A computed fold for a 126-nucleotide RNA from uncultured Rhodoferax sp., annotated as Glycine riboswitch aptamer. Its Rfam family is "Glycine riboswitch aptamer". Rfam describes the family as follows. This family represents the bacterial glycine riboswitch. The prediction has a mean pLDDT of 79.
RNA sequence: CCCCACUGGAGAGAGGCUGCAGGCUUUGCAGCCCACCGAAGGAGCAAACCGCAGUCGGUGCACCGUGUGUCACAACACCUUGCAUGCUGGCCCGGCGAAUCUCUCAGGUAAAGCGGACAGCGGGGG
Repeated sequence: CCCCACUGGAGAGAGGCUGCAGGCUUUGCAGCCCACCGAAGGAGCAAACCGCAGUCGGUGCACCGUGUGUCACAACACCUUGCAUGCUGGCCCGGCGAAUCUCUCAGGUAAAGCGGACAGCGGGGG
């Protein structure tokens, strides 16, 4: 992580119309319409992590130039540009990414029955 058995397990219209079957009108099923629910299933997403197309910085190195300095070099400081363009950080972009959150496709909305995330106990498998 998966399977089996037992136990517990919420929410929301006994809605309207039509049809079929039933039987005695508070039945069942199906279709359509409206209103709802979230806990089968399904879908969406946060941070973190990974990446690096773009962009803004940082750091290091290098060339030119300026200043200090030197007999002259060196050295030091500043500055333009280039390289390292993922080296490093941010933003953006992309990947991955959870739920009992969100959506309401599916499913569900008197009781009973069925289903039910999840939990408990037990057993089995990977």